The RNA shown here (TPP riboswitch aptamer (THI element)) has 103 nucleotides and comes from a Balneolaceae bacterium. Model confidence (mean pLDDT): 76 of 100. Taxonomically the source falls in Balneolaceae (Bacteria, Pseudomonadati, Balneolota, Balneolia).

This record gives sequence, C1' cells and structure tokens, in this order.
RNA sequence: UCUAACCAUUAGGGGUGUGUUGACCCGGCAGGGCGACACUGAGAACAAACCCUUAAAACCUGAACCGGAUCAUGCCGGCGGAGGGAAAUGGACGGUUCACUUC
Repeated sequence: UCUAACCAUUAGGGGUGUGUUGACCCGGCAGGGCGACACUGAGAACAAACCCUUAAAACCUGAACCGGAUCAUGCCGGCGGAGGGAAAUGGACGGUUCACUUC
C1' cells in the first nucleotide's frame, strides 16, 4: 500500500407463502377478512424485527416452468456461474507489497 471473510456507522434494497380450523365478521353464492393451530424458513407483515447491499444465491423475472416429496405450498432439487438487483466510510485480526533501521 492493497486486502476476501468479520464488526460498526450512515444510507439503501427485499420477502411475508401453504394447510387445517372457528359459538367471530363480510358476502346471494363463490369466496374473502380476522383469530387460533400446524409446515418450511433468518423472517410467513407492520417490528425502532429479520435478511441483504456489487453479487456463484437478500430478492425479483423466466414461472400457472421441470423432477421429487407433501394434507398443501419455492417444501426439496433443477433451471442457476441465467437475466435483473441496493454502497460508502471507519475499525480490529490476519495476510500481502514497498521503504527504512538493526542483526
């Protein structure tokens, strides 16, 4: 000097699905809302939460996609090093390069 991962600050980006159920609410029906329980997950909506911020994985698109599993669902895998996608500063450890000093 540079520096992946790590921490902090400021700024910014992102998702919120599925099943069952109810002495509840709306609706002519279909269905929806709200609550409870269950599933996966960091997160399943309002929380000074959680995740992510240059990217081979926050998230979106393709996608009402393909294969598998499930009561069911991005539940798992593929697609996928795909296309898109939000950054700066500081800190510690370690590494690295250069200069100087000493042996």